[in-house]
Context: one part of a larger RNA
RNA sequence: GGGUGAACGCUGGCGGCGUGGAUAAGGCAUGCAAGUCGAACGCUCCGCAAGGAGAGUGGCAGACGAGGUAGUAAUACAUAGGUACGCACCUUUCAGUCGGGCACAGCUCGUCGAAAGACGGGGUAAUUCCCGAUGAUCCCUUCGGGGUAAAGGAGCAAUUCGCUGAGAGAGCGGCCUGUGGGAUAUCAGCUAGUUGGUAGGGUAAUGGCCUACCAAGGCUAUGACGUCUAGGGGAGCUGAGAGGCUGACCCCCACCGAUGGAACUGAGAACGGUCCAUACAUCUACGGAUGGCUGCAGCCGAGAAUAUUCCGCAAUGGGCGAAAGCCUGACGGAGCGACGCCGCGUGCUGGAUGAAGUCCUUCGGGACGUAAACAGCUUUUAUGCGUGAGAAAAUUAUUGAUGUUAGCGCAUGAAUAAGAGGCUCCUAACUCUGUGCCAGCAGGAGCGGUAAGACAGAGGCCUCAAGCGUUACCC
Numbered sequence: 001g002g003g004u005g006a007a008c009g010c011u012g013g014c015g016g017c018g019u020g021g022a023u024a025a026g027g028c029a030u031g032c033a034a035g036u037c038g039a040a041c042g043c044u045c046c047g048c049a050a051g052g053a054g055a056g057u058g059g060c061a062g063a064c065g066a067g068g069u070a071g072u073a074a075u076a077c078a079u080a081g082g083u084a085c086g087c088a089c090c091u092u093u094c095a096g097u098c099g100g101g102c103a104c105a106g107c108u109c110g111u112c113g114a115a116a117g118a119c120g121g122g123g124u125a126a127u128u129c130c131c132g133a134u135g136a137u138c139c140c141u142u143c144g145g146g147g148u149a150a151a152g153g154a155g156c157a158a159u160u161c162g163c164u165g166a167g168a169g170a171g172c173g174g175c176c177u178g179u180g181g182g183a184u185a186u187c188a189g190c191u192a193g194u195u196g197g198u199a200g201g202g203u204a205a206u207g208g209c210c211u212a213c214c215a216a217g218g219c220u221a222u223g224a225c226g227u228c229u230a231g232g233g234g235a236g237c238u239g240a241g242a243g244g245c246u247g248a249c250c251c252c253c254a255c256c257g258a259u260g261g262a263a264c265u266g267a268g269a270a271c272g273g274u275c276c277a278u279a280c281a282u283c284u285a286c287g288g289a290u291g292g293c294u295g296c297a298g299c300c301g302a303g304a305a306u307a308u309u310c311c312g313c314a315a316u317g318g319g320c321g322a323a324a325g326c327c328u329g330a331c332g333g334a335g336c337g338a339c340g341c342c343g344c345g346u347g348c349u350g351g352a353u354g355a356a357g358u359c360c361u362u363c364g365g366g367a368c369g370u371a372a373a374c375a376g377c378u379u380u381u382a383u384g385c386g387u388g389a390g391a392a393a394a395u396u397a398u399u400g401a402u403g404u405u406a407g408c409g410c411a412u413g414a415a416u417a418a419g420a421g422g423c424u425c426c427u428a429a430c431u432c433u434g435u436g437c438c439a440g441c442a443g444g445a446g447c448g449g450u451a452a453g454a455c456a457g458a459g460g461c462c463u464c465a466a467g468c469g470u471u472a473c474c475c
Base pairs, nucleotide, nucleotide: 001475002474003473004472006471007470008469009468010467013344014343015342016341017340018339019337020336026300027299028298030297031296032295035060036059037058040057041056043054044053045052046051067256068255069254077180078179079178080177081176082175083174085173086172087171090169091168092167093166094165095164096163097162098132099131100130101129107122108121109120110119111118112117138147139146140145152161153160154159182228183227184226189219190218191217194216195215196214197213198212199211200210201209231253232252233251234250235246236245237244238243258278259277260276261275262274280291281290282289283288308334310333311332312331316330317328318327319326320325347377348376349375350374357368358367359366360365382412383411384410385409386408387407391402419464420463421462422461423460424445425444426443430459431458432457433456434455440447441446
């Protein structure tokens, strides 16, 4: 000198764009953050009907999106490769969609319970479930053969949306390998599923992934093993570069969801799913239940310190749906904070041998100083009124949270708007008064013991400026 997710002190007019819990991955009141489909299905209720509402079965979605960085030094990440693999929705190609049946919710009857809820009897629909048929380019095969599927809905209809099997694509993922990037030897030896083989199991798939048997291997001063620290990268800051430091916001990847563990469903697995245990908290009729903000707001706590319990689905995107549409604290916006960057303003012109006042003085005068007063001008900004978009895409029509917006026009009137730090030297800027090694200053050198340009106040001056300084940290 540059930089920061900063904080603190003094000060503070406006706008735009960004940015804002870095500490206690401490605890959380309240509301919202994931639903949707009646064109899969039966039922109940409202209604004259059309139509609508409700819970339930069923389907798809809840594995995305949103948050955090606790753990992890390698099962992670980056990069370059590999293949023993998988894939719902989407695109595309081919073929098919026949016949039958049993249930279970809801409902009803009854029982238990404070509640949460649970149990029993009866009975019901389906794109739920089961059986059979057919069937290949699918699977297995000793190549003779054997095995394997489906669901219907809407519409007067045409047709359309589905369903089943197989192939291809797209993209996404699983697994494997090389290389690379912390500290520590005051950690020197580590290892029994350990290293390899055979056979089997398991998996979508390779593999000690697992099991049995066999062999005795494997790693290590090029640092194994241990301990400490830490999410990684794109990138950011600095620097002429090499390098050093960092990993906020945004993007990619990984991991986590009170703590520990487990499986289920599913194409895929679990923050707002299930089960168990633990701690904590809440309710209780003491028998038992319920909960998980590291989602958006918000509260307490700890802290130097970090915001609204806001508006809207109008746009973009996502889920469901044939669609209308519904949901969406993603997102789009507004609010708060000079936290940062950028821009603008706080007026302009004239105006004295120079008012008053203050300060200094050699008492003559000098400085603040064209500064003020005063006169004229302008209206960025401010305030008020009016006008008024784009963002909206859809052949027509309709649709804007922001928004009393931006922009534009008119009116009023200099009107609404300047401070902070410093002035011995480094280092731009000097005098007076007070104090008297006191009180104090201070980044370093150093100032202060009676004439202090260094302390304190005042006048003047210097530098930056809606900021200016201080502290902390990095180059």